[in-house]
Molecule: SAM riboswitch aptamer (S box leader)
Organism: Chlorobiaceae bacterium
C1' cells in the first nucleotide's frame, strides 16, 4: 500500500505536556473546544478480533462452542454525529391557502367552464441495501 472475510445503534476515566482548531474525503447540517478541544505520554477502564491456557462436542490432528483476560491489537464525546446513491412502503399532488409537464370519465352541438378519479416528477416520513470509512485476521 492493494485485495478477501468479519464487525461497526452496546461499553469504558483521570493526571501531565502542548496550544488552536477538531468531528476521514466533497457539500449541507449539527456538535466539541482557551472552564484547553485535537494530538502525544503515564496509569486505569471497556471489549473480546488474533495468540496462549483450560473445558465441552467424538478423537492425536482439524473444526465448532464455551471460559479466561496472560500476550498482540483496538478502543474510552455525540449511531461510522446525521444526510447525500439505489430500491420498496406510506403521505402530499390537478383550479386549490400550497410546486411541475400532463391524463381518464361525465355535463355541453363545440369551446370555455364545472364535477369526479388516478398515475408520474419534486417534496416529507419510514425500512432495507450499496458506496465510502474505521478496526481485526490472513494474504499479495
Nucleotide at each position: 500500500u492493494g485485495g478477501u472475510c468479519a464487525u461497526c445503534a452496546a461499553g469504558a476515566a483521570a493526571g501531565g505536556c502542548u496550544g488552536a482548531g477538531g468531528g476521514a474525503a466533497u457539500a449541507g447540517a449539527c456538535c466539541c473546544u482557551g472552564a484547553g478541544a485535537c494530538g502525544c505520554c503515564u496509569u486505569g477502564a471497556c471489549a473480546a478480533c488474533c495468540g496462549a491456557u483450560c473445558c465441552c462436542g467424538a478423537a492425536u490432528a482439524c473444526c465448532g462452542g464455551g471460559a479466561c483476560a496472560c500476550g498482540g491489537u483496538g478502543c474510552c464525546g455525540c449511531a461510522u454525529u446525521c444526510u447525500a446513491c439505489u430500491u420498496c412502503c406510506g403521505c402530499u399532488g390537478a383550479u386549490u391557502u400550497u410546486c411541475c409537464u400532463g391524463g381518464a370519465a361525465g355535463c355541453c352541438a363545440a369551446a370555455a367552464g364545472c364535477u369526479u378519479c388516478a398515475c408520474g416528477g419534486c417534496g416529507c416520513g419510514g425500512a432495507a441495501g450499496a458506496a465510502a470509512g474505521a478496526u481485526g485476521a490472513g494474504u499479495g